[in-house]
RNA sequence: GCCGAGAUAGCUCAGCCGGUAGAGCAACGCAUUCGUAAUGCGUGGGUCGUGAGUUCGAAUCUCAUUCUCGGCU
Numbered sequence: 001g002c003c004g005a006g007a008u009a010g011c012u013c014a015g016c017c018g019g020u021a022g023a024g025c026a027a028c029g030c031a032u033u034c035g036u037a038a039u040g041c042g043u044g045g046g047u048c049g050u051g052a053g054u055u056c057g058a059a060u061c062u063c064a065u066u067c068u069c070g071g072c073u
Base pairs, nucleotide, nucleotide: 001072002071003070004069005068006067007066010025011024012023013022019056027043028042029041030040031039049065050064051063052062053061
């Protein structure tokens, strides 16, 4: 230099044939207990790497760009 994959909640990841953004763990609250742990229920937390474009509507499609991983040279 070329090619491919990836970037989404604090962490690990789903959602990628366009239609309100989710799960598990973690955090916090409540219940349970003499108390703690465990368990059950609930709450908060995200401008979907960044910037443009297409569209009534974009995490999803197009372009550019940053970073990570792999392959080729």